Context: one part of a larger RNA
RNA sequence: CUGGGCUUAAAGCGCGCGUAGGCGGACCGUCGCGUCGAGAGCUGAAAGCCCCCGGCUCAACCGGGGAAGUGGCCUCGAUACGGGCGGUCUGGAGUGGAGGAGGGGGAUCUGGAACUCCCGGUGGAGCGGUGAAAUGCGUUGAGAUCGGGAGGAACGCCGGCGGCGAAAGCGAGAUCCUGGACUUCAACUGACGCUGAGGCGCGAAAGCCAGGGGAGCGAACGGGAUUAGAUACCCCGGUAGCCCUGGCCGUAAACGAUGGGCACUGGAUCGUGUGCUCGCCGAUGGGCGCACGAUCGUAGCGAAAGCGUCAAGUGCCCCGCCUGGGGAGUAUGGUCGCAAGGCUGAAACUC
Numbered sequence: 001c002u003g004g005g006c007u008u009a010a011a012g013c014g015c016g017c018g019u020a021g022g023c024g025g026a027c028c029g030u031c032g033c034g035u036c037g038a039g040a041g042c043u044g045a046a047a048g049c050c051c052c053c054g055g056c057u058c059a060a061c062c063g064g065g066g067a068a069g070u071g072g073c074c075u076c077g078a079u080a081c082g083g084g085c086g087g088u089c090u091g092g093a094g095u096g097g098a099g100g101a102g103g104g105g106g107a108u109c110u111g112g113a114a115c116u117c118c119c120g121g122u123g124g125a126g127c128g129g130u131g132a133a134a135u136g137c138g139u140u141g142a143g144a145u146c147g148g149g150a151g152g153a154a155c156g157c158c159g160g161c162g163g164c165g166a167a168a169g170c171g172a173g174a175u176c177c178u179g180g181a182c183u184u185c186a187a188c189u190g191a192c193g194c195u196g197a198g199g200c201g202c203g204a205a206a207g208c209c210a211g212g213g214g215a216g217c218g219a220a221c222g223g224g225a226u227u228a229g230a231u232a233c234c235c236c237g238g239u240a241g242c243c244c245u246g247g248c249c250g251u252a253a254a255c256g257a258u259g260g261g262c263a264c265u266g267g268a269u270c271g272u273g274u275g276c277u278c279g280c281c282g283a284u285g286g287g288c289g290c291a292c293g294a295u296c297g298u299a300g301c302g303a304a305a306g307c308g309u310c311a312a313g314u315g316c317c318c319c320g321c322c323u324g325g326g327g328a329g330u331a332u333g334g335u336c337g338c339a340a341g342g343c344u345g346a347a348a349c350u351c
Stems, first nucleotide, its partner, number of pairs: 003323004007305002012319001014202004021195003025089007033082002035078005041073003050066006092192001093189003096185004104178007111155001115151008126137002163170002207248006216242002221237004259318006267296012300307002324351003333344004
C1' cells in the first nucleotide's frame, strides 16, 4: 500500500465536547474546476523490452528501421453526476408555545432505626466465640435490662429483569441552584447536518499529598485455634483505609467483552412515560400513535452458541483497532505523574 476482518477466535479508544479533515437534503439558474468525448496538435531523450531487416561461420553481442511508452500538456466540444457561485424550499437539524415523568448533577438543612462509647438505676456470675475450643471481656461488677447523653457512617419497607445519566455512576426527607430526554402544537430559522486525526473535559475502586473526622468494618500487624506445616481459610483484637474539604492519579472483566450517525426489512407478548380516540366487550376498560426498557421469534445473517426494527439482517458516511503463539504490554527513547505508575511501545531468540 492492498485485502479480509473486529459479541465469544487477534481486533471498538472507558465516556463525552469539539478543531482540522472526510462525507452530506429537495428544486431552479449559472460557471465548466473535477468528469467525459474529439483532434495526421505538442510532448513522452538515448539505451533496454516487443516486431522486421542486417553484421561477426551460429548464438550471446552489435547496427538500422518500426511499434509501444497505458501518461502529461494544448485546442475544440458535452454538462448528467461531483464541485464553485447565485436564488428558492422544508421531509434533516434547531428555536419557540403547552405538558407531565425521573435514585440526572451541585449546595444547605433536617429525621428515624441500628451500632459503639460515656454517665446513672436494677441485678450478681458469667459473657463472648466455635465444628469443638482457646485467646478476649467480667466481682475495680461484665453480659442482660431501664433512663439520659455523645458520635460517626449508611439510608430498611416503598423497590420492580421499574426510572435517570454520555460513561463512570445515581436510592431517607425538605428547600434552593442546575443539565438532559420525552409527549404534543406546527408559530419561527432555513441544511445551520453526521463523524471526528490532534486537542480539551469527565472518569468506579484502590493509591498519593495537605487539613479534618473516625461509630462500624477492616489490608498490614499481634494473639488464639486448625494442620505434618498454616506466612491461609475459622476466632479475639487492630493501624492505614473506607467518611468530609481541597489537590493529584487516569486505571478496570471501565462489558452488551458489540464505536457513532442515517435509512430500509414480517410478527407476538409485557413494562415505563405521554398523546389521540371509543355506543361492539366489563371504563381499575377497549382501539390507535410516539419515545424508552425487556422477552420470544420470521426472513436473513452466523463456525456455532446465538443475533433478529434496541441486528450480529440490508446499505451509505466518518472514526478507532487487528494481522500466528511466546518473548511482552517487557526493554529502550519520548512524554505525563509527588510517588505508585500511566500513555506510546520494539527486537534478538524460540515454537
Small-subunit ribosomal RNA, central domain from an uncultured bacterium, 351 nucleotides, folded computationally. The coordinates come from a structure-prediction model, not an experiment, and the mean pLDDT is 89. It matches the Rfam family "Bacterial small subunit ribosomal RNA". Its family is annotated with structural constituent of ribosome and ribosome in the Gene Ontology.